[in-house]
């Protein structure tokens, strides 16, 4: 910086940009320089190398020559190195390392100083010879030498032992002062007083200054006397005693090697000293775990002895009974430690390759010997795997030296050359060894430098990608000219590193010339963090992916290209560390409500921390000097390789530590003192404080007795249950439990739990008020005691009412529940355990300080009054509000969550999980400590908008309710859904699809379906080529179309053409194919609901709020008051048709004699104006006038938005797909089927009615491929006829039907209803079979008012009942429009639906058609239990015991034998820790399952906590 949210602040994790790396992996890959390369198997190792030397110690063998001789070589005796160097980290939490001190010591070789270096002995290896044995070795017997061995002298000296002397410590005893009271005196200092001197002043006084003289409270030091002389400290003297060093005396005992090229030189013994190394001792530092709390018996310390180089329980004998631990001992796990490396601002974290220091190991384990030095990598002996040789009898071996093999692994190199440098061991030297070490090779493994060219070229070639087709872009990039050679290739020369000489690297590094751009670029990414964007495939598949997350046909996210970006001979990815991460917070976090205050104090233990004022002292603090803090790294400056890494030099720091000295503000310490903190005495108050006993009324229940009679209880309604055996209701009486009404409260007490009827004893605390006393006696409090509701446990009582379980009865889909009726444990009480609650104020305790204002409760003091109250004011408690100020808001606010000290608890994402193992604790339930694997990116807190609630107000609408008619029940008509079909073309599917698209499917329409043709296509545009077109004809066919025949030659004109028309050619043409989840535009719906928003301005960290809320009032965000809001804006209204009433004009075709009617055009009329009530207004209620009255009726008009609502089949469009087909033509079929289910309708079921006959009254439209009149014809549809009429003239059409007036019917399956069917008919149209409408006659089905449910309408409205219009040739029961006939009812807003406003809760925001829990099935992971079952690891007991050292005994021998102790091994029980285990338990994850609906809202019984 990203990521929880609609969207915000906040906690809070996950993650990402940075720098490392002995790396490794993926693609690349030029060249140098300088470093670095088995992190894993402390796994096995073939094979070469890696310690050897000396002949100037020794006797010998041997060979060579220039042979009295010399030279060389060699195995053995012998000596000095092989304890160094070089590897490696298994082991170790320890004086091992790191740093600082210190005493009880050794040291070959080296350097200084001193002294000495005489004279002897006896062996033995080598050889010579025998023997054994496969080897490997081994043995008897004989010979010889030494700087090999062993006596003896001498002893400067060294070691012991004695005795004397001084030094210095320690320990211990005695004595003396010293302090502490008191009192004296003395000195200075300080005062006061006086003379006296000098200044100043005219003079005098005052004043200043000096001398000298007298006094003096207190207070400091010195000194003397007396007290006291307990305790402690200090200091001096001195007694003994022990040690250490010195020196001197005497005793004993102690050395020696020689060689040689001989003025020397290299040896060699003894002592002393020094350098360097080595051993020991110790302060302080050095990793996680308390789910390791107690270890410890040589333990801890003393004496004595042994033992070492040295101290030392190092051993061993007694002797005490100690040591250590909460400042973490003891046990486990983990680690080599350190200088430094690395990050990091810094403090801190994290590491321990290379370099260097120190340690520890050498197949494991054990154990010594030699030797100056090991307990020894490349000796020794023993046991034990392991491996190899063998004659089977017995022997070798040890790469964690260099190379190098196998293995193991993601991984780590040459079986290389040199001793030339450095530097190591012998040697006198030459000179030998040296896989240390120099130095090449291998590897982009790192760090650095360099290079792959420079400079010109625009027509911005080509090619490629993109495109809005214009261009862009790649890109000066290329090409092309022109220059230049680091590197490359070739050729020639050539150092330093080396000193007189010696060079492995190496003919290296490097110069010079040649040749010629010539040998030299990739890798990653390009949503967003995060620099870089288009296109093409793919289509939730293939894949990406650090996070958030992309992909479901438009993918800047996936593959591919084409640019782009960043790095660069390297670029990515993985791992791992630090950072960021203030996310363990010392610097720097926090705990009301996110994670986090213990239930709770009395108290109290360690701890921490602590009021005032003076002295001491110096431990913390500071200063300052001297030490140390290897080098290397690191800074910083200069210097060497052309430069840089690199390598040198100086300086600086290495922030640590110890010694000495000095300050003293603060802290401690020690002493003295004080009262403000705290406690006590005193006198009071107040209270459900607590714990024992005693007691009172009501109530409920029971049981007797009276009275009485059918019903009582109980619930939303029942029902079980009580009750004729007498209930309930009511008197009266008695029993017995448990509880305590009024008062009573935001009230009072307690440490919290908690405590309430009254009375009494005993008790604890708090608080006021005076003055006293104590003298920091305080605060806090890890462990650790105790208290600690409910509900459980256990033992005994008790038991009226409630009441878990259990019984029944409802409710339910089910109801182990909510309700009901019963009812056991329990609730009571003793006494004893649990120890836990949402035990909360979610807020630990203590102290100060920082506005106020109102209650209240319990004290005082003042004012007042006779008193009481009222006022005023204080302490001490509980509420409420509120400044500052604090917090993320919310809210806290003298009772702080503000400012600030102290000390304890506690957090560190979210799930697992408060859970598993383990420990404690409990009688048990169970508390109590408390993990982790594994999974997810979010869990979370507060506010804020909206959504929605079987939350709330308060309004509205035929929303209900009153009412009038329907629909669902019949036929028929439609329309749909299913089915069927070759096809039954498509869409629309709650409300908001269903007489919709469709204002009319026989052909067309038409999309579908069979069959038959066409391919630049019916149509648009351009190319080319041919021809006028046009008619009118013939065969084939269903047609469409396909051959043809005949006839004809045009108009314009710039003379190119061009208008028509036919072929041809692509390029397009077309598609009612797909996506309405890509789209525009229309339109549905909430909704004609009154909302929806914006500038400025205020307010909030903010997302947002305010206006838009509030108090009225409307239909209305209509209006009108008040208001941190003032304003606008889109909607409401209006404004526009229409219509009711009037005028005025006008008037044809209407009417007519004028008025009137009608027709049309403009105008008036209605605004709460008027009057009244009521109201602050705004309106509102009720009347007058008036045709109309409060929006007069009706229309048109439809904010911002919601529904990915509808429509790609109305057009338009994006992408996609077809292109002799998904396009186009034609015939014929289909959209009309038809078991069955819905939608909307029509006709009915009759008497308010059927039929018959008369009689009347409209409005509104249509009309020329039209309407069609008279008038004939037909029973009728219809036909003939042809008048009139682009229409107020004429035709539909005297238009009208119910209405009304007579007549008949007489309640029926009818004279009701008409469907089906039969025969004959009529229009229209090319055609009426599929499949049209009518007409007559004939036939007469269902049906007798319609379950659950449900629609419709509030007045000229329903309802009933005709007219016409469009669409069309024809088809209307649908659709839109006309009128006429005309009701009923509305208390009201509890209820259903829907809709608004406000305001609440919320775990919704896809928005309740949301969210969520469990349990069961299915998978897959991780883990716990578990009969057991296999590793492992360290003790412990016992048994055996190699080698070895010690010790004792034998013995002079290769010594032997015995012992004590010990590795290894074996037995045992236990402990701890893994791996595995049938079964099992929960848990986490998945998508789609099953059950139910616990929770979020009143979540439909309010939720949660704790316990059965």
């Nucleotide at each position: 910086a990203g990521u929880u949210u609609g969207a915000u602040c906040c906690u809070g994790g996950c993650u990402c940009a940075g720098g490392a790396u002995g790396a490794a992996c993926g693609c690349u890959g030029g060249c140098g320089g300088c470093a670095u390369g088995c992190c894993u198997a402390a796994u096995a190792c073939a094979u070469g190398c890696a310690a050897g030397u000396c002949g100037u110690g020794c006797g010998g063998u041997c060979g060579c020559c220039u042979u009295u001789g010399g030279c060389g070589a060699c195995a053995g005796c012998g000596g000095c190195g092989g304890a160094c160097g070089g590897g490696u980290g298994a082991g170790u939490a320890a004086c091992g390392c790191g740093u600082g001190g210190g005493a009880a010591u050794u040291u070959a070789c080296c350097c200084c100083a001193a002294a000495g270096u005489g004279a002897g002995g006896g062996a033995u290896a080598a050889c010579c010879u025998g023997c054994c044995g496969a080897a490997a070795g081994g043995u008897g017997g004989g010979c010889u030498a030494a700087u090999a061995c062993c006596g003896c002298a001498u002893a400067u000296g060294g070691u012991c032992c004695a005795g004397c002397a001084c030094u210095u410590u320690u320990g211990u005893g005695a004595u003396u002062u010293u302090g502490c009271u008191u009192a004296u005196u003395u000195a200075a200092c300080u005062c006061g007083a006086g003379c006296u001197c000098a200044g100043a002043u005219a003079a005098c006084a005052c004043c200043u200054g000096g001398u000298u003289u007298c006094g003096a409270a207190a207070g400091u030091g010195g000194a003397u006397a007396a007290g006291a002389c307990g305790a402690c400290a200090a200091a001096a003297u001195u007694g003994c005693a022990a040690a250490u060093g010195u020196g001197u005396u005497g005793g004993a005992u102690u050395a020696a090697a020689g060689c040689u090229u001989u003025u020397a030189g290299c040896g060699c013994u003894u002592u002393g000293g020094g350098a360097g190394a080595a051993g020991c001792c110790u302060g302080c530092g050095u990793c996680c775990g308390a789910u390791u709390a107690g270890c410890u018996u040589g333990u801890u310390g003393g004496u004595a002895a042994g033992g070492u180089a040295a101290u030392g329980g190092c051993u061993u004998a007694c002797c005490a009974a100690g040591g250590u631990u909460a400042c973490g001992a003891u046990c486990g796990g983990u680690a080599g430690c350190u200088g430094g490396u690395u990050u990091g601002a810094g403090a801190g974290g994290a590491u321990g390759a290379u370099c260097a220091g120190c340690c520890a190991c050498a197949c494991u384990g054990g154990a010594a010997c030699u030797g100056a030095g090991a307990c020894a990598c490349g000796g020794u002996c023993c046991a034990g795997a392991c491996u190899c040789c063998u004659a089977c009898g017995g022997g070798a071996g040890g790469c964690a030296g260099c190379a190098g093999u196998a293995g193991g692994g993601a991984a780590u190199u040459u079986u290389u050359c040199a001793c030339a440098a450095u530097g190591g061991g012998c040697g006198a030297a030459a000179g030998c060894c040296u896989g240390a070490u120099g130095g090449a090779g291998c590897a982009a493994u790192g760090c650095c430098g360099c290079g792959c060219g420079c400079a010109g070229g625009a027509u911005g070639a080509a090619g490629g990608c993109c495109u809005u087709c214009g261009g862009g872009u790649u890109g000066u990039a290329a090409a092309c000219u022109g220059c230049u050679u680091u590197u490359a290739u070739g050729a020639u020369c050539g150092a330093u590193g080396a000193u007189u000489a010696u060079g492995a690297c190496a003919g290296u590094a490097g110069g010079u010339c040649a040749u010629g751009a010539a040998u030299a670029a990739g890798g990653a990414u390009c949503g967003g963090c995060u620099a870089a964007c288009u296109c093409c495939g793919u289509g939730c598949c293939a894949g990406c992916a650090g996070c958030c997350g992309c992909g479901g046909u438009c993918a800047u996210a996936c593959g591919g290209a084409g640019g782009a970006u960043c790095c660069a001979a390297g670029c990515g990815u993985u791992a791992u560390c630090c950072g960021g991460a203030a996310u363990a917070a010392c610097u720097g976090g926090g705990c009301g409500u996110a994670a986090a205050g213990a239930g709770a104090u009395g108290c109290g233990u360690a701890g921490g921390u602590g009021g005032u004022a003076a002295a001491u002292c110096a431990a913390g603090c500071g200063a300052a000097a001297c030490g140390u803090g290897a080098a290397a790294u690191c800074g910083u400056g200069c210097g060497g390789c052309u430069c840089a890494a690199c390598c040198g030099c100086a300086c600086g720091g290495c922030c640590g530590u110890g010694u000495u000295u000095c300050g003293a503000a603060c802290u401690a310490a020690u002493u003295u003192a004080c009262u403000a903190g705290a406690g006590a005495a005193u006198a009071g108050u107040u209270g459900a404080g607590g714990u024992a006993g005693c007691u009172g009324g009501a109530a409920u229940u029971c049981c007797c007795g009276g009275u009485g009679u059918a019903g009582g209880a109980g619930u939303g309604a029942a029902a079980u249950c009580c009750g004729u055996a007498g209930a309930u209701a009511u008197c009266g009486g008695g029993a017995g439990g448990a509880a305590c009404a009024c008062c009573a409260a935001u009230g009072g007490c307690g440490a919290a739990a908690g405590c309430a009827g009254g009375c009494u004893a005993c008790u604890g605390g708090a608080c006021u008020a005076c003055u006293u006393c104590u003298g920091a006696c305080a605060c806090u409090g890890a462990g650790g005691c105790u208290c600690g509701a409910a509900a459980g446990c256990g033992u005994g009582g008790g038991g009226a009412g409630c009441g878990a379980a259990c019984g029944g009865g409802a409710u339910u889909a089910g109801a182990u529940a909510c309700c009901c009726c019963g009812g056991u444990a329990g609730u009571c009480c003793a006494c004893g355990c649990c120890g836990u609650a949402a035990a909360c104020g979610a807020u630990g305790g203590a102290u100060g300080c920082u506005a106020g204002c109102u209650g209240u409760g319990g004290g005082g003091a003042g004012u007042a009054u006779c008193g009481a109250c009222c006022c005023u004011u204080u302490c001490c408690g509980u509420a409420g509000c509120a400044a500052a100020g604090c917090u993320a808001a919310c809210g806290c606010g003298u009772u702080a969550a503000g400012c600030a000290u102290c000390c304890c608890g506690c957090c560190u994402g979210g799930g697992g999980a408060g859970u598993a193992c383990g420990g404690u604790c409990g009688c048990a339930a169970g508390a109590u400590u408390a993990a982790a694997a594994c999974u997810c990116a979010a869990a979370g807190g507060a506010a804020u908008u909206g959504a929605c609630g079987g939350g709330g107000a308060c309004c509205c609408g035929c929303a209900c309710a009153a009412g009038c008619g329907g629909u669902g029940g019949a036929g028929c008509g439609u329309g749909u859904u299913g089915u069927u079909u070759a096809a039954u073309u498509g869409g629309a599917u709650g409300a908001u699809a269903a007489g919709c698209c469709u204002a009319g499917a026989a052909c067309c329409u038409u999309a579908c379906c069979a069959a038959g043709g066409u391919u630049u296509g019916g149509c648009a545009u351009c190319c080319u080529c041919c021809g006028a077109a046009a008619u009118u004809u013939g065969c084939c066919g269903a047609a469409a179309g396909a051959c043809g025949a005949a006839c004809g030659u045009g108009c314009c004109u710039u003379c190119g053409g061009g208008c028509c028309g036919g072929a041809g050619u692509g390029a397009c043409a077309g598609g009612u194919g797909a996506u309405g989840c890509a789209u525009g535009g229309c339109c549905g719906u909430c909704u004609u609901c009154a909302g929806c928003u914006c500038g400025u301005g205020u307010c909030g960290u903010g997302a947002g709020a305010u206006g838009u809320u509030g108090g009225g009032u409307u239909a209305a965000g209509u209006c009108c008051c008040g208001c941190a809001a003032c304003g606008a804006g889109c909607g409401c209204a209006a404004c526009c048709c229409u219509u009711a009433u009037g005028g005025u004009u006008a008037g044809u075709u209407g009417u007519a004699u004028u008025u009137c009617u009608c027709u049309a055009a403009c105008c008036a009329g209605a605004c709460u104006g008027c009057c009244u009530c009521g109201g602050u207004a705004a309106c509102g209620g009720g009347g007058a006038g008036g045709a109309a009255g409060g929006a007069g009726g009706g229309g048109a008009u439809g904010a911002u938005g919601u529904c990915a609502g509808g429509u790609c089949c109305g057009u338009a469009u994006u992408u996609c797909c077809c292109u002799u087909a998904c396009a186009c033509c034609u015939u014929g079929g289909g959209c009309u089927a038809c078991a069955a289910a819905c939608g909307c309708g029509c006709u009915a079921c009759a008497a308010u009615g059927g039929c018959c006959g008369g009689u009347a009254c409209a409005a509104a439209g249509g009309g020329c491929a039209g309407c069609c009149a008279a008038c004939c014809c037909g029973c009728g549809a219809g036909g003939g006829g042809g008048a009139g009429c682009a229409a107020a003239u004429c035709c539909c059409a005297u238009c009208g039907a119910a209405a009304c007036c007579g007549g008949u019917c007489c309640c029926a399956g009818u004279u009701c209803g008409a469907a089906u069917u039969g025969c004959a008919g009529g229009c229209u149209g090319a055609a009426a079979c599929c499949u049209g409408c009518c007409u007559g006659c004939a036939u007469g089905a269902a049906g007798u008012u319609g379950g659950a449910a449900u629609c419709g309408c509030u007045a000229g409205u329903a309802a009933c009942u005709g007219u016409g219009g469009g669409u069309c040739a024809g088809c209307a029961c649908a659709c839109c429009a006309c009128g006429g006939u005309g009701a009923a009812u509305a208390c009201g807003u509890u209820c259903c639906c829907g809709g608004g406003u406000c305001u609440u809760g919320u775990a919704c925001a896809c928005a309740c058609c949301g969210c969520c829990c469990g349990u069961c099935a299915u998978a897959c992971c991780a883990u716990g239990a578990a009969a057991g079952u296999u590793g492992c690891c360290a003790a412990c007991a016992c048994c055996c015991g190699a080698a070895g050292u010690g010790u004792c005994g034998c013995u002079u021998u290769u010594g032997c034998g015995a012992u004590c102790c010990u590795a290894a091994g074996g037995u045992g029980g236990g402990g701890g820790u893994g791996a595995u285990g049938a079964u099992u338990g929960g848990g986490g994850u998945a998508a789609a399952g099953u059950c139910g609906u616990a929770a979020c809202a009143a979540g439909g019984u309010a939720g949660c906590c704790g316990u059965a």